[in-house]
Context: one part of a larger RNA
RNA sequence: CGCUGGCGGCGUGCUUCAGGCAUGCAAGUCGAACGCCCCGAUUCGUCGGGGAGUGGCGGACGGGUGAGUAACACGUAAGCAACCUGCCCAGAAGCGGGGAAUAACCCAUCGAAAGGUGAGCUAAUACCGCAUAUGAUGGUCCUCCUGCGGGAGGGUCAUUAAAGGCUUCGGUCGCUUCUGGAGGGGCUUGCGCUCGAUUAGCUAGUUGGUGGGGUAAUGGCCUACCAAGGCAACGAUCGGUAGCUGGUCUGAGAGGACGGUCAGCCACACGGGGACUGAGAUACGGCCCCGACUCCUACGGGAGGCAGCAGCUAGGAAUCUUGGGAAUGGGCGAAAGCCUGACCCAGCAACGCCGCGUGGGCGAUGAAGGCCUUCGGGUCGUAAAGCCCUUUUGUGGGGGAAGAUGAUGACGGUACCCCACGAAUAAGUCACGGCUAACUACGUGCCAGCAGCCGCGGUAAUACGUAGGUGGCAAGCGUUGUCC
Numbered sequence: 001c002g003c004u005g006g007c008g009g010c011g012u013g014c015u016u017c018a019g020g021c022a023u024g025c026a027a028g029u030c031g032a033a034c035g036c037c038c039c040g041a042u043u044c045g046u047c048g049g050g051g052a053g054u055g056g057c058g059g060a061c062g063g064g065u066g067a068g069u070a071a072c073a074c075g076u077a078a079g080c081a082a083c084c085u086g087c088c089c090a091g092a093a094g095c096g097g098g099g100a101a102u103a104a105c106c107c108a109u110c111g112a113a114a115g116g117u118g119a120g121c122u123a124a125u126a127c128c129g130c131a132u133a134u135g136a137u138g139g140u141c142c143u144c145c146u147g148c149g150g151g152a153g154g155g156u157c158a159u160u161a162a163a164g165g166c167u168u169c170g171g172u173c174g175c176u177u178c179u180g181g182a183g184g185g186g187c188u189u190g191c192g193c194u195c196g197a198u199u200a201g202c203u204a205g206u207u208g209g210u211g212g213g214g215u216a217a218u219g220g221c222c223u224a225c226c227a228a229g230g231c232a233a234c235g236a237u238c239g240g241u242a243g244c245u246g247g248u249c250u251g252a253g254a255g256g257a258c259g260g261u262c263a264g265c266c267a268c269a270c271g272g273g274g275a276c277u278g279a280g281a282u283a284c285g286g287c288c289c290c291g292a293c294u295c296c297u298a299c300g301g302g303a304g305g306c307a308g309c310a311g312c313u314a315g316g317a318a319u320c321u322u323g324g325g326a327a328u329g330g331g332c333g334a335a336a337g338c339c340u341g342a343c344c345c346a347g348c349a350a351c352g353c354c355g356c357g358u359g360g361g362c363g364a365u366g367a368a369g370g371c372c373u374u375c376g377g378g379u380c381g382u383a384a385a386g387c388c389c390u391u392u393u394g395u396g397g398g399g400g401a402a403g404a405u406g407a408u409g410a411c412g413g414u415a416c417c418c419c420a421c422g423a424a425u426a427a428g429u430c431a432c433g434g435c436u437a438a439c440u441a442c443g444u445g446c447c448a449g450c451a452g453c454c455g456c457g458g459u460a461a462u463a464c465g466u467a468g469g470u471g472g473c474a475a476g477c478g479u480u481g482u483c484c
Stems, first nucleotide, its partner, number of pairs: 001478003006356006012349002014315001019313003023310003028057003033054002036051006064268003074192007083185003088181007096130001098128002105120001107118004135160011164173003194240003201231003206228008243265004247258004270291005293304004321346001323345003328342001329340004359389004369380004394421006403411001428473005433454003439468005449456002
C1' cells in the first nucleotide's frame, strides 16, 4: 500500500522540515520576614479574607529533542598532596549595640502603547558601619611526617560574623562562623570507540620553560619574555558519516546490523555571540547585542520564540485528544494547603505482542443446488436441514471493589460477581507449473495478461481470466522497503 475486520490485556505511536506556529495550559509558593491598600465581621481589644509591592526559597530539578559533536563526548578502570557543594544529617561556638535608604503609596509629568521621569513619605530576616572571634583565612616562628610536589600540629600578629518570626513563654522555626558526613558536581589519566590514502605531511599559543594574571581548582586557560619544539604510515592533517552506552534484532556460536520505547551520560533550546544573578547556569517557558522571520503601531516606537502537553500548518509513503486531577514524585510553607500537561489514568490507531470468540453433540434418503462426468456416477459433504445442548462473547437488569495507615478515588458504576434472553452479534485473505502444501472445467489464442528465479500465453494453458474444488495462514492475509 491492497482486500478484510468481533472482543480483551499489555505495550507503542512525526523515522521527513532542529520548518513555521493561532489558542489554552506546562513554576510557583510563603502574611509564622515586611510596610501599605481593599472587603467582611466586631463586644472597638481585634479577628478573617483578598490585592499589588519589598524580601526569602524555588524557577540550574522535572519535561523535550538529536541539530552539532570522531571528542576524555561516551564506556570502563584509576587519580586530585590541584577542587567546589544551597537544602539534608552529626558535632563545636555565637546571635551585643547602632545607622542610612528604598519599592509599594501620594503628587506632578512624558508616551498611542510597551513603558518611563521628577519630587515627597515608610518597613523588614533587604542594605551598611561598630563590638566580640570558638573558629576560618593570610604573614611569621617551632616540632613532626613525606611519595620532596607538599602535608599535619602548636605559638604569635593581622583580617573576617550574625536576624529575627511565632508562641500556651515551656519552646519551636530560623540566622552567623567552623569541623565532619551523605548525596551531587569539576578537573586529569590508561584502554576502548565509523569510513576514505583517488586526503601525506600538519602545527605559531603551535611544543616546552620562567615571571605575572585568571579560576573553586590543575593547565598556553590568558599574557610578557626565552628556547625550538610538538604530531604523523601503530595513519597525523583533511574530507564524509554519526549523539555515546546499558542494550535491541539476527545467528548454534563467532560474528553482523541497529541504538525507537525504558534507564545512565552528553549536547542543544529561532540562528550566532555575551555576560549577570546565584551553592549551582553561561540558564528551553531569565537578561543584553547582532541577524532572519512573524505580529502591533497614533510611524515616533514596541512585542515574540511549542526540540514542554494538547492542537494547527507545511513537508511526507507515514504517526493520536486543543481529555483528567484520586495516587506517586517534586517546589514553597510551621501547618492547613497551593502549584505541578512530571505523572497516573482515560481517548484515538489491528501499529506490535499475547489471549479469546465467531458454537458443541447427534444427524444419509448422502436432500436441494453448484461443479465435474466415461452419463453409470463422482464431489462440495455430516457440510446443510432437522433434533438435543451450551452462552465465552453480545444485549438487558441487579450488585459492586482493591488501589486510601483517620478523611480524600480521576480511572469508574470500571474490573469483577449474579440473573434473564437467544446460535443468537462476529471470517477473511493469499496461493494451487517446479522451487512449494494445494487440480479440474470453461473463456482467451504470443492477444489480453502473469512473473521472486526458471519461465508461461501463437486453439485442448493444472502458469492468463472466471467458476467449482483444494492447500496455507487467520482478525488478519498478501505486497513493498529494510536487517540478520
Small-subunit ribosomal RNA, 5' domain from an uncultured prokaryote, 484 nucleotides, folded computationally. The full RNA is in RNAcentral, with records from ENA. Its mean pLDDT, the model's own confidence on a scale to 100, is 84.